[in-house]
Molecule: Bacterial RNase P class A
Organism: Dehalococcoidales bacterium
RNA sequence: CAAGUAGACCGGGUGACCGCCCCUUCUUUGAAGGGGAGGAAAGUCUGAACUCUACCGGGCAGGAUGCUGGGUAACACCCAGGAGGGGCGACCCUACGGAAAGUGCCACAGAAACAUACCGCCAGCGGUCCUUCACUUGUGAAGGAUACGGGUAAGGGUGAAAUGGUGGGGUAAGAGCUCACCAGCGGCUGGGUGACCAGCCGGCUGAGCAAACCCCAUCUGGAGCAAGACCAAAUAGGGGGAUAUAAGGAUGCCCGGCCUUGUCCCCGGGUUGGUCGCUUGACCCUUUCGGUAACGGAAGGGCGAGAUAGAUGGUCACCGUCCUUCACUUGUGAGGGAUACAGAAUUCGGCUUAUAGGUUUACUUGGCCC
Numbered sequence: 001c002a003a004g005u006a007g008a009c010c011g012g013g014u015g016a017c018c019g020c021c022c023c024u025u026c027u028u029u030g031a032a033g034g035g036g037a038g039g040a041a042a043g044u045c046u047g048a049a050c051u052c053u054a055c056c057g058g059g060c061a062g063g064a065u066g067c068u069g070g071g072u073a074a075c076a077c078c079c080a081g082g083a084g085g086g087g088c089g090a091c092c093c094u095a096c097g098g099a100a101a102g103u104g105c106c107a108c109a110g111a112a113a114c115a116u117a118c119c120g121c122c123a124g125c126g127g128u129c130c131u132u133c134a135c136u137u138g139u140g141a142a143g144g145a146u147a148c149g150g151g152u153a154a155g156g157g158u159g160a161a162a163u164g165g166u167g168g169g170g171u172a173a174g175a176g177c178u179c180a181c182c183a184g185c186g187g188c189u190g191g192g193u194g195a196c197c198a199g200c201c202g203g204c205u206g207a208g209c210a211a212a213c214c215c216c217a218u219c220u221g222g223a224g225c226a227a228g229a230c231c232a233a234a235u236a237g238g239g240g241g242a243u244a245u246a247a248g249g250a251u252g253c254c255c256g257g258c259c260u261u262g263u264c265c266c267c268g269g270g271u272u273g274g275u276c277g278c279u280u281g282a283c284c285c286u287u288u289c290g291g292u293a294a295c296g297g298a299a300g301g302g303c304g305a306g307a308u309a310g311a312u313g314g315u316c317a318c319c320g321u322c323c324u325u326c327a328c329u330u331g332u333g334a335g336g337g338a339u340a341c342a343g344a345a346u347u348c349g350g351c352u353u354a355u356a357g358g359u360u361u362a363c364u365u366g367g368c369c370c
Base pairs, nucleotide, nucleotide: 001366002365003364004363005362006361007360008359009358010357012319013318014317015316016315017314018313020036021035022034023033024032025031026030038341042352043351045350046349047348048347049346050224051223052222053221055257056256057255058254059253060252062220063219064218065217066216067081068080069079070078071077082096083094084093085092086091097215098214102213103212104209105208118156119155120152121151122150125149126148127146128145129144130143131142132141133140134139135138164182165181166180167179168178169177183205185202186201187200188199189198190197191196228276229275230274231273238267239266240265241264242263243262247260249258283302284301285300286299287298288297289296290295320339321338322337323336324335325334326333327332328331
């Protein structure tokens, strides 16, 4: 210098004028002072806080998660590690429990997708036929032919996948039949908290899909701030009906306890208001200690929107940043263009997605120079 990998961060600034929302103070229908969007406020995908459903326990169903250890209020998140895969490398990716519990599936092709033989191979065995020899004359022996029975799965062929792979021995031909190495499985020993790793030994060992049902382990009620509470006669009051052989109370089901005394439904009346919830919080910053890290502890400091049809805006000027054109005095000037994604509505922790342009840290590979 070029190409790349993993992070962190900024994402316009200043001034003037005209406005908007909230808070505080005062001399109170107006002034003054202070505060006023984001890294994602978004998608609403997750985990919680909080609120209501009166409460507690058990079971079934449903749902979620799924290598190990840790972090956390919790998580489907984060950190560290293991295994497998990819990359020359920095590094990246993984729904990564169980296929000898059971059921099911495996398109097309192929004989066969689970116990199957299409083409092949085999004359060792049985059968059939031929020849020769022997005799007890229809039997035996020897030799040969034949793939009918049978054996085989080496080779060919199909496929994503065909019952471990390569090589030597072996055999009629073959085959873990046997041997060596490799893969897998099991056992033992050692290391590690663990996932797992290393070594030795053993018999040779039958495939995939659980992102199919299912099994195992752990967690799990429902509704959501339009939750909900308060204010005014206010769990209003009133009328009608049903029910007690009680009924209802968790809004999927069942059971047990417990609570209430009336319960449920309909008609009818009032409101579309105000206050609270509402922003001080698992909060932010700095220093320091523990930890590889995520994170946790301590000390000091800080307050950073709170509307309810919804404020956070508009105009102008100057300056930034980037791109581009022209000019020359070659790093300056002039002109033109661009300046993103997007906008709080109960609040936090995450994930995912969008984002003009720029800054920066560590590392990798290659080239060049000293």